A computed fold for a 76-nucleotide RNA from an uncultured Alphaproteobacteria bacterium, annotated as transfer RNA. Its Rfam family is "tRNA". Gene Ontology term of the family: triplet codon-amino acid adaptor activity. The coordinates come from a structure-prediction model, not an experiment, and the mean pLDDT is 81.
[in-house]
């Protein structure tokens, strides 16, 4: 320096063809227990890396910029 794949809840990943952003854990409250853990019921938690664009509408398409990977080049 090219080129590829990845960024989405605290963490691990879904998200089809552009058309209400989700799931398990992990939290918060509850039921049940003599009490704890389980178990089950609820609750909350999101600038979808950042920023421009296209559109009637963008996690999704475009282009640019970061941040982590892995290739490859290049090292007098």
């Nucleotide at each position: 320096g090219c080129c590829g794949c990845a960024g989405u809840a605290g963490c691990u990943c879904a998200g089809c063809u552009g058309g209400u952003a989700g799931a398990g854990c992990a939290g918060g409250g509850g039921u049940u227990u003599u009490g704890u853990a389980a178990a089950c019921c609820u609750c909350a938690g999101g600038u979808c890396g950042g920023g421009a664009g296209u559109u009637c509408g963008a996690g999704u398409c475009u282009c640019u910029c970061c941040u982590g990977c892995g290739g490859c080049a290049c090292c007098a």